RNA sequence: UUCUUAUCUAGAGAGGUGGAGGGACUGGCCCGAUGAAACCCGGCAGCGGAUCUUUGUUUGCAAAGAUACUGUGCCAAUUCCAACAGGAAUGAAUUUUCCUGGCAGAUAAGAG
Repeated sequence: UUCUUAUCUAGAGAGGUGGAGGGACUGGCCCGAUGAAACCCGGCAGCGGAUCUUUGUUUGCAAAGAUACUGUGCCAAUUCCAACAGGAAUGAAUUUUCCUGGCAGAUAAGAG
């Protein structure tokens, strides 16, 4: 960096340093000196591993749950919303609301 699969409406600090930005991109809409990013500490528990418990079992293992031990991840707002296609309702409208699928993105696991 590419591909595949799974998941994306739950969860997480009135701490320290730091000083103006941040929420991927675009358009919105938001957050921010009652301090943004980043780093540290703290926390959460999604995916893989490990361990434990329960159930099943063709005794190999499988399923469910737990632990935060390990590799990662995450800690405003549904992935903040939309963006493309289709549909439903509504309306004066190129309006408004809703539904489905897709695109993009994020995280994990696997493959190249």
SAM riboswitch aptamer (S box leader) from Ammoniphilus resinae, 112 nucleotides, folded computationally.
The prediction has a mean pLDDT of 82.
It matches the Rfam family "SAM riboswitch aptamer (S box leader)". Its family is annotated with regulation of gene expression in the Gene Ontology.
NCBI's taxonomy places the organism under Bacteria, Bacillati, Bacillota, Bacilli, Ammoniphilus.